Small-subunit ribosomal RNA, 5' domain from a metagenome, 501 nucleotides, folded computationally. The full RNA is in RNAcentral, with records from SILVA. Rfam family: Bacterial small subunit ribosomal RNA.
Context: one part of a larger RNA
RNA sequence: GGAUGAACGCUGGCGGCGUGCUUAACACAUGCAAGUCGAACGAACCCGAUCUUCGGAUCAUAUGGGUGAGUGGCGAACGGGUGAGUAACACGUGAGAAACCUGCCCCGAAGUUCGGAAUAACUCAGAGAAAUUUGAGCUAAUACCGGAUGUCCUUGUCAGACCGAGUGGUCAGACAAGGAAAGAUUUAUCGCUUUGGGAGGGUCUCGCGGCCUAUCAGCUUGUUGGUGAGGUAAUGGCUCACCAAGGCAUUGACGGGUAGCUAGUCUGAGAGGACGAAUAGCCACACUGGGACUGAGACACGGCCCAGACUCCUACGGGAGGCAGCAGUGGGAAUCUUGCACAAUGGGCGAAAGCCUGAUGCAGCGACGCCGCGUGGGGGAUGAAGGCCUUAGGGUCGUAAACCCCUUUCAGUGGGGACGAAAAUGACGGUACCCACAGAAGAAGGUCCGGCCAACUACGUGCCAGCAGCCGCGGUAAGACGUAGGGACCAAGCGUUAUCC
Repeated sequence: GGAUGAACGCUGGCGGCGUGCUUAACACAUGCAAGUCGAACGAACCCGAUCUUCGGAUCAUAUGGGUGAGUGGCGAACGGGUGAGUAACACGUGAGAAACCUGCCCCGAAGUUCGGAAUAACUCAGAGAAAUUUGAGCUAAUACCGGAUGUCCUUGUCAGACCGAGUGGUCAGACAAGGAAAGAUUUAUCGCUUUGGGAGGGUCUCGCGGCCUAUCAGCUUGUUGGUGAGGUAAUGGCUCACCAAGGCAUUGACGGGUAGCUAGUCUGAGAGGACGAAUAGCCACACUGGGACUGAGACACGGCCCAGACUCCUACGGGAGGCAGCAGUGGGAAUCUUGCACAAUGGGCGAAAGCCUGAUGCAGCGACGCCGCGUGGGGGAUGAAGGCCUUAGGGUCGUAAACCCCUUUCAGUGGGGACGAAAAUGACGGUACCCACAGAAGAAGGUCCGGCCAACUACGUGCCAGCAGCCGCGGUAAGACGUAGGGACCAAGCGUUAUCC
C1' cells in the first nucleotide's frame, strides 16, 4: 500500500447493486416451513329462490354440487439449513465395472383372464387424567390372496458360432421347472402387468494430487492371502469356518495435532503466500449414541424403536418434545422483520380446474462493502465586522462573508404512470420513470501538523498533567502535553483495533 462476512470512537444527505450469528453443532416461548388426488374406494353430513299471518305456501333441484375424517395412490430421500465429525477414494482429476441398481420420463414388443377371503371408516360395549387403547359386529377398492395364459424373463441340462488380456461376454437353438396384471372417467384418454433399449440419477474399484509433527519408529490377528459358505443390486475379510504366515513402514507406516474438499477469493510484476464468507458442485450431519422398518431410492432434519442428558404436562399410574428450515428470544465486542405474495421462475399432487410451497420473487432494518450523486454556480475589496498573530507599522482567516445576478441535480409537493403476462392473473407498487411547482432553499465531518510523513504559531502546564506505531517528548520561553487561531490529508465518511498478503 492492498484486503475484510469485521468490531469500536466521532459524524452522517440521497440512490443503485450486493451483503449481514465468524461466538455457544449452546438452550429455545409462539406462528408458519409437505402436501395432494372424489377421474382408485365405501360410509357420514350439508344444500337454492320468492312470499309469509312465522304455522307454512309456491317454484326449482339431486343419477347434481360440496365438506371434513378413514382405506388406497404418489410425494414426503427433492427443495431449505449447518460444518460438528472426517487426513478418508471425503474431495479434485483421469480411467474402469465382462461385478451393478434405477420410481417418475421417452422409444419399442406382448398382454390386461377367472375367482376368493379380509379390514379401517361406521355401530355397540368398555379402559385411561391424558397420550392413547381393547373387545364384538358390518362394508368397499387401483388395498390383500389364489388359479389360468407366457411374447418375455429367471434358473438348470445339452450342444453351436463369433469375440475378449482374464474371471468371461454377445448371438441364435432344444428340453424341463418357476414367474404377471386393475381398473377409472367417459368415448377417447389416463392407467395396470411382463420385457428390450434410452435419458437422467446412483453404487463400487483404481492411478495421480492437495496440512503440521520423528520431543510419535516400529505398527497389525480379520491382521495379509487362499479354499468354501453366507450376505449384498454388485466385487470384496463385508461376515463366518478351515488353511498358510503373511501385510505396512525413513519415498515416514503407526500415533498425536489441526481441518469439510473444490471451482475460486485476497495479495503479489510474477513465482509464491494466505484463505475457502456469499454463489455453484461434491461430502457429512440433524439433541447425544445405536438400530432397523417402509420404499425405486433413507438406515430418513420437521418418520419409527431402544438407551442417555435436558425441558414440559400429570389425577403420580404414565405421557410429550427436539429451530444446524423462515421469522423471533436469551447469550455475545458483533450480524436483520415473529413482514407481503404465490404475480413470475421452479417443485409436489391432480385428467383438469386447482391446492400446497418461510424454495423463490419482493419489501423492511444496518454507511457493513462497492459504485454514483449532492450539500450550489458566476460576479463581488474601501480587503467590512470579528477572531488569531504582531517588530504595533501591519499580516492572516479572505472573494471567504455581506451584497448583486442565476440555476434546481437530489430531497419536498401535486399530476400522469409502466415493462416484468401468453386469453385472464402483478406481491413488488401508485414503485421505477415522465411532467409541473416553490425556494439557495433541507444536506460536512473526521484525523493529523517533532522525524519517518503533507501540514506552525500563541497561550497554559512545568519529569506534573499527559502523549506515544518506533525513535522519543514534558524538570519555566514545549512546532511532540492541553486549548485557540492557522494549516495538511481524506470526505458521507474519517480514524483506531484485529487478521492476511